[in-house]
C1' cells in the first nucleotide's frame, strides 16, 4: 500500500431494523458467620468508539474518521 474483521457497563460478552440495551463477574448494601472467604437477597454503572446519512424508527443499514487484529505484496 491493498483485501478482511473487531469495537456495546469497570472486564468478557449477549440484543431479528420495532417494549425502556441486557446477563455472568466486579462495585455497593443487606443476611449468614466468632471474623473471614464461600453461598444467598438486593442494587449501582451506558456518548451502543466519534461525526454524517437512510428510515415512521438505527446497536443494527451506508459512509468517513479514529483505535486494534489478521492476511496478501
Nucleotide at each position: 500500500g491493498g483485501g478482511c474483521c473487531c469495537u456495546u457497563a469497570g472486564c468478557u460478552c449477549a440484543a431479528c431494523g420495532g417494549u425502556u440495551a441486557g446477563a455472568g463477574c466486579a462495585g455497593c448494601g443487606g443476611a449468614c458467620u466468632c471474623a473471614u472467604a464461600a453461598u444467598c437477597c438486593g442494587u449501582u454503572g451506558g456518548u451502543u468508539a466519534u461525526a454524517g446519512g437512510u428510515u415512521c424508527g438505527a446497536a443494527u443499514c451506508c459512509u468517513a474518521u479514529a483505535g486494534g487484529g489478521c492476511c496478501c505484496a
A computed fold for a 73-nucleotide RNA from bacterium UBP2_UBA4780, annotated as transfer RNA.
The coordinates come from a structure-prediction model, not an experiment, and the mean pLDDT is 82.
Lineage of the source: Bacteria > Bacteria candidate phyla.
Its Rfam family is "tRNA". Rfam links the family to the GO term triplet codon-amino acid adaptor activity.